This is a predicted structure of a 593-nucleotide part of an RNA (large-subunit ribosomal RNA, domain I) from a Thermoplasmata archaeon.
Model confidence (mean pLDDT): 82 of 100.
Its Rfam family is "Bacterial large subunit ribosomal RNA". Its family is annotated with ribosome and structural constituent of ribosome in the Gene Ontology.
[in-house]
Context: one part of a larger RNA
RNA sequence: GCAUACGGGGGAUGCCUAGGCGCAGGAAGGCGAUGAAGGACGUGGCUAGCUGCGAUAAGCUCCGGGGAGUCGCUAAACAGACUUCGAUCCGGAGAUCUCCGAAUGGGGAAACCCAUCCCGUUGAAGGCGGGAUAUCCUCAUCUGAAUACAUAGGGUGAGGAGGCGAACCCAGGGAAGUGAACCAUCUCAGUACCUGGAGGAAAAGAAAUCAACCGAGAUUCCCUAAGUAGCGGCGAGCGAACGGGGAACAGCCCAAACCGCAUACAUGUCAAGCUCGUGCGCGUUGUGUAUGCGGGGUCGUGGGGCCCGACAUGAUUCCGGCACGACGGAAUCGAAGAGUUACAAAGGUCGAUCCCAGCCGAAUACUCUGGAAAGGGUAACCAUAGAAGGUGACGGUCCUGUAGGCGAAAGGAUAUGACCCUCUUAGUCGGGCACCCAAGUACCGCGGGACACGAGGAAUCUUGCGGGAAUUCGGGUGGACCAUCAUCCAAGGCUAAAUACUAUCCUGCGACCGAUAGUGAACUAGUACCGUAAGGGAAAGGUGAAAAGAACCCCUGUUAGGGGAGUGAAAUAGUACCUGAAACCGUAUGCUU
Numbered sequence: 001g002c003a004u005a006c007g008g009g010g011g012a013u014g015c016c017u018a019g020g021c022g023c024a025g026g027a028a029g030g031c032g033a034u035g036a037a038g039g040a041c042g043u044g045g046c047u048a049g050c051u052g053c054g055a056u057a058a059g060c061u062c063c064g065g066g067g068a069g070u071c072g073c074u075a076a077a078c079a080g081a082c083u084u085c086g087a088u089c090c091g092g093a094g095a096u097c098u099c100c101g102a103a104u105g106g107g108g109a110a111a112c113c114c115a116u117c118c119c120g121u122u123g124a125a126g127g128c129g130g131g132a133u134a135u136c137c138u139c140a141u142c143u144g145a146a147u148a149c150a151u152a153g154g155g156u157g158a159g160g161a162g163g164c165g166a167a168c169c170c171a172g173g174g175a176a177g178u179g180a181a182c183c184a185u186c187u188c189a190g191u192a193c194c195u196g197g198a199g200g201a202a203a204a205g206a207a208a209u210c211a212a213c214c215g216a217g218a219u220u221c222c223c224u225a226a227g228u229a230g231c232g233g234c235g236a237g238c239g240a241a242c243g244g245g246g247a248a249c250a251g252c253c254c255a256a257a258c259c260g261c262a263u264a265c266a267u268g269u270c271a272a273g274c275u276c277g278u279g280c281g282c283g284u285u286g287u288g289u290a291u292g293c294g295g296g297g298u299c300g301u302g303g304g305g306c307c308c309g310a311c312a313u314g315a316u317u318c319c320g321g322c323a324c325g326a327c328g329g330a331a332u333c334g335a336a337g338a339g340u341u342a343c344a345a346a347g348g349u350c351g352a353u354c355c356c357a358g359c360c361g362a363a364u365a366c367u368c369u370g371g372a373a374a375g376g377g378u379a380a381c382c383a384u385a386g387a388a389g390g391u392g393a394c395g396g397u398c399c400u401g402u403a404g405g406c407g408a409a410a411g412g413a414u415a416u417g418a419c420c421c422u423c424u425u426a427g428u429c430g431g432g433c434a435c436c437c438a439a440g441u442a443c444c445g446c447g448g449g450a451c452a453c454g455a456g457g458a459a460u461c462u463u464g465c466g467g468g469a470a471u472u473c474g475g476g477u478g479g480a481c482c483a484u485c486a487u488c489c490a491a492g493g494c495u496a497a498a499u500a501c502u503a504u505c506c507u508g509c510g511a512c513c514g515a516u517a518g519u520g521a522a523c524u525a526g527u528a529c530c531g532u533a534a535g536g537g538a539a540a541g542g543u544g545a546a547a548a549g550a551a552c553c554c555c556u557g558u559u560a561g562g563g564g565a566g567u568g569a570a571a572u573a574g575u576a577c578c579u580g581a582a583a584c585c586g587u588a589u590g591c592u593u
Stems, first nucleotide, its partner, number of pairs: 001591008014578001015542002019513002021510007028502002030164002038100003041054003045078001048074003060094006069082003105114003115133007135161009168199001169197005179186001183233001209216002220247005230238002251494003258295010273282002275326006300472001302437003305433007314333007335425005347420005352414004358406003364379005380397002382386001388400003443467008453479001474489005529536002549577001552564004
């Protein structure tokens, strides 16, 4: 040096899974000054960490479930308790809930310091205990400067807000790396990111829309049209709409004209006026302007208002200065209709379904091997249940379950039903008047932005500056513009569903991973550790069926390690524990130099 055998070392591989990853369906879609999210510090008989909880501190009370043990985990013991008078445990409701934190009495280097007022305790003070004391907004109210009225300001009371949270949504701002094989228009992209705001969805939404001479009929989403028409240093690239097919469907309210009331101001004594006719009576009643409220009214075959006429219109009571008649208005009852997602709006009672603990739930024996039977053999049984997991090897019939069926005192949810309840109820037709129909708006010019559309022939939408209409014999649009024709009514508002998302909870699934994988994290993991900080960020799973975790003896300085003995199927399964590869290190034997 080689070979063989046996070891050490090491932790690959195989097997496993307590943890992850992804998807689907459902629930829920918020929490917070009644103090959140997140923490600090405490809290156990003994207590380091985790979990729970809060000076009532691994817990207190009540109501349900459940039924034999229990006093959470690492983690066994000791001590002491509880429990069929129903504990522990599971669900619902409540009580307590230190300090910090929006943190809110003031301060502050978070978890600390220092106050004021009132009440209690006390004979009194101090101390102690309880409560209140931040800012902003809205409303109400009391005051109140310069400055007369006033206003600003100040005080008090009530209500609201503030902060946190994964994505989805809307709005205000808004890049660059990149692509164009350079780069500047362009692209990336209105993306990332910042800010504000909201909801369980948001946004949008009932045509001043499309279409094309035929017609459609709010919005949203999907498929298509179509990578088409177009846009484009006509480069890179960007990229519709009409129409068609589906999902889901729901429509409404105001402004104005006109009428009435209230307030303020102006005007008015010749009076106008007080519903009409006649008579009597009144006369700061009337008229105008402004504001507020009530009625009215809401549309494109244009609609509405006012006036006249015709038809229609249940009952009772009251009112319009008085009397008579007519007319008009209000209230109550009846009848009809409607309703809480918009169209007015709040609540109650009962029911239904679901969620939040649970419950019932069929059917096997013998024998063989073995440490162990669920395996082999023999003979049975159940099946609306032969999904799955566990049990000493592979179990339909052992356990938990599964199919199927049942269940709530309390709490919650609902496109759910009934009742109470609440609301509405005068118009239709014909004729006339020409009163109204959203103004610094439409539109135009200049400069931008959005539209698939980069200024282009550039319509349309939007608006910083300048100019600046019309009211139905009106106005917008149909991709410059004009005519014809068609179509639709801007300059106010609300509106469910179909759509988007998943931090969280429940259920189920996977040609997903199986410990260098899968989350960074299967384990004390955002831990240890690093960094002044923002921040970065690990490693680390497996004895055995059961601890039966090795009594006792021996070696030794030894609580180290080992040898016996014993347990076990196995100890080369001995806690440095399943399997135990390779590198590397030995011992023995053989061969070779």